[in-house]
RNA sequence: GCAGAGUAGGAAACAAAGCGUAAAGUGCUAGGUAUACAGGGAGUUGAUAUCUAGACGAAAAGGAAGUCCUUGCGGUUUUGUCUCCGCAUCCCGCUGC
Repeated sequence: GCAGAGUAGGAAACAAAGCGUAAAGUGCUAGGUAUACAGGGAGUUGAUAUCUAGACGAAAAGGAAGUCCUUGCGGUUUUGUCUCCGCAUCCCGCUGC
């Protein structure tokens, strides 16, 4: 000098267990706070979580009889498997040549 590895995290599919269907959740907008970002350091206008406010907004059906069960439904939650993407960026380091 050239090439490469590796994180947090994100997404899809499948499975299981939940939650809601008495509408929470998801998604959207504005603002606040916090956290994390490869082995080390720095780190955003990006990411994630959370709070406040606002707008929008749904798929129930059957059975049973005390609030349950079954089948559905929800841009629903968590976990597992698998695949894919993956430091914003900067400096140093690691592996091979």

Notes:
The RNA shown here (THF (Tetrahydrofolate) riboswitch aptamer) has 97 nucleotides and comes from a bovine gut metagenome. Rfam family: THF (Tetrahydrofolate) riboswitch aptamer. Gene Ontology term of the family: tetrahydrofolate metabolic process. Rfam describes the family as follows. Tetrahydrofolate (THF) riboswitch was first reported for Ames et al. as an RNA motif in 5' untranslated (5'-UTR)regions of folate transport and biosynthesis genes in Firmicutes genomes. For this family Rfam cites "Long-range pseudoknot interactions dictate the regulatory response in the tetrahydrofolate riboswitch" (Huang et al., Proc Natl Acad Sci U S A, 2011).